[in-house]
Context: one part of a larger RNA
RNA sequence: GGCACAUGGGGGAUGUCUUGGCAUUAGAAGGCGAUGAAGGGCGUGGAAGUCUGCGAAAAGCUUGGGGGAGCUGACAAACGAGUGUUUAUCCCGAGAUACCCGAAUUAGCUCAUACUGAAUACAUAGGUAUGGGUGGCCAACCCAGGGAACUGAAACAUCUAAGUACCUGGAGGAAAAGAAAGAAAAAUCGAUUCCGUAAGUAGCGGCGAGCGAAAGCGGAACAGCCCAAACCGCGGGGGUCUUCCCCUGCGGGGUUGUAGGAUUUCUCACAUGGGAGUUAGAAAAUUCUGGCUAGAGGAAGUGUCCUGGAUACGGCACGCCACAGAGGGUGACAGCCCCGUACUCGAAAGCUUUGAAUCUCCCGAGGAACACCUGAGUAGGUCGGAGCACGUGAAACUCCGACUGAAUCUACGGAGACCAUUCCGUAAGGCUAAAUACUCUCUAAUGACCGAUAGUGAACUAAGUAGCGCGAGUGAAAGGUGAGAAGAACCCCGGCUAGGGGAGGACACUGAACCUGAAACCAUGUGCCU
Numbered sequence: 001g002g003c004a005c006a007u008g009g010g011g012g013a014u015g016u017c018u019u020g021g022c023a024u025u026a027g028a029a030g031g032c033g034a035u036g037a038a039g040g041g042c043g044u045g046g047a048a049g050u051c052u053g054c055g056a057a058a059a060g061c062u063u064g065g066g067g068g069a070g071c072u073g074a075c076a077a078a079c080g081a082g083u084g085u086u087u088a089u090c091c092c093g094a095g096a097u098a099c100c101c102g103a104a105u106u107a108g109c110u111c112a113u114a115c116u117g118a119a120u121a122c123a124u125a126g127g128u129a130u131g132g133g134u135g136g137c138c139a140a141c142c143c144a145g146g147g148a149a150c151u152g153a154a155a156c157a158u159c160u161a162a163g164u165a166c167c168u169g170g171a172g173g174a175a176a177a178g179a180a181a182g183a184a185a186a187a188u189c190g191a192u193u194c195c196g197u198a199a200g201u202a203g204c205g206g207c208g209a210g211c212g213a214a215a216g217c218g219g220a221a222c223a224g225c226c227c228a229a230a231c232c233g234c235g236g237g238g239g240u241c242u243u244c245c246c247c248u249g250c251g252g253g254g255u256u257g258u259a260g261g262a263u264u265u266c267u268c269a270c271a272u273g274g275g276a277g278u279u280a281g282a283a284a285a286u287u288c289u290g291g292c293u294a295g296a297g298g299a300a301g302u303g304u305c306c307u308g309g310a311u312a313c314g315g316c317a318c319g320c321c322a323c324a325g326a327g328g329g330u331g332a333c334a335g336c337c338c339c340g341u342a343c344u345c346g347a348a349a350g351c352u353u354u355g356a357a358u359c360u361c362c363c364g365a366g367g368a369a370c371a372c373c374u375g376a377g378u379a380g381g382u383c384g385g386a387g388c389a390c391g392u393g394a395a396a397c398u399c400c401g402a403c404u405g406a407a408u409c410u411a412c413g414g415a416g417a418c419c420a421u422u423c424c425g426u427a428a429g430g431c432u433a434a435a436u437a438c439u440c441u442c443u444a445a446u447g448a449c450c451g452a453u454a455g456u457g458a459a460c461u462a463a464g465u466a467g468c469g470c471g472a473g474u475g476a477a478a479g480g481u482g483a484g485a486a487g488a489a490c491c492c493c494g495g496c497u498a499g500g501g502g503a504g505g506a507c508a509c510u511g512a513a514c515c516u517g518a519a520a521c522c523a524u525g526u527g528c529c530u
Base pairs, nucleotide, nucleotide: 001529002528003527004526005525006524007523008522009521015515016480017479020450021449022447023446024445025444026443027442028441029439030438031137032136039101040100041099042055043054044053046079049075050074051073061095062094063093064092065091066090070083071082072081108134109133110132111131112130113129114128115127116126141172142170143169144168145167146166152159156206182189183188193220194219195218196217197216203211204210224431225430226429227375231252232251233250234249235248236247237246238245239244257409259374260373261372263369264368265367266366267365268364273363274362275361276360277359285358286357287356288355290352291351292350293349295345296344297343301318302317303316304315306314319336320335321325327339328338329337380404381403382402383401384400385399386398387397390416411426412425413424414423415422467474468473487514490502491501492500493499
């Protein structure tokens, strides 16, 4: 020096565990904010720091309930000082307080009313005051205005990616859409939305890459309405030859396509009845009931020679409960030890709503005549674009810009150029629940989900922390003594160390660098070889 064995050190793999995550299901909620939010700063305790709570009334104050013996939040034990059956601490409801920054506001914008008030007479603009609203934040979903590129086409330009990402504005618990100027081709359907299918079909496409319907059928859910106008009445203003005309406000009327309505006229009917309703169509409230925000009751086991650190939750023996043998904890595996579970019950106060009652609201139809009304710079056209699965194509349909520009029910639009016929519908005003999308959040539950290099970036005394970056931003590592601290009094060596040896307690090789404790690597002892 090598090899082997043994014993250690070192290291933190592996096993095991879970406080934390992930995903899903059902229900709830879907907002907060000038009555000052979200988010911060600074304070606040007997006590230094961090977290939590709170706000100069500061780990709290008042009050109404619940609960019942201890309590003064956590890391974090001790001390100090207190408090509580005259009901504290704690939990729930309501209220008070609530520093500074932050929309941050003694402002801006906007609406209403009143008073003032120019050039300029009336007036208007403007001004002043008062009152109302708005502003900002927020995870996704939604609607709208803008809108890429990488990429694919095996290059690339039309095309694709994609109306995606992203920016901006706006709203709601959903949004949007929505009661046919529809779809169709059978003399059919009957608002919208969503799912399945039709169907990767018909089509579009440097006919390349690719893009890609609709009707119909089967389901989910279902709900329909209101204006404008004609006409009538009332009020105001203007014209003026004022029994007239024009404009305007309000009320009635009226709302559709096998047309409907108005006007005039005729006939019938009409309420001790019928219907509807607080989300549209008109609208307010009360009570009961149900639910949520604290809770309460809640069955049934002992013995033992055994193992063990432990009178164990295991073994053995004999019982019991069960509408409860879900789950968790307890010194190893507990239906009967504890918390619970099944089941039953419960609210002074606040919130909410399924249902009910009170209550509130509504109620004409037909015939004839007449030709008054039925949404105009609109529909359509030309040019230029865009959206439609549809790239200009034979390109209908819808929307936008410019220029034009109808008809008025014997009317107008559509049925994919266009024309005819036939059929379908009634634009140029508006509202509308449900079925659908999503989850920052709450409650309950589940998992052939993870188990500390995994699972959230984050299981941990200080994680969006330490650290990095001028900044926008980026961004970790780090879990486990033991049943119980019983956390090793005292003695010895040593530098008043580190560390070790005794002792004690203890299953201590569970000793705090603490469960298990692999390998690399390092050492000691013994043996063999050189």
Large-subunit ribosomal RNA, domain I from a Planctomycetaceae bacterium, 530 nucleotides, folded computationally. The RNAcentral record of the full RNA draws on ENA and SILVA. Its mean pLDDT, the model's own confidence on a scale to 100, is 80.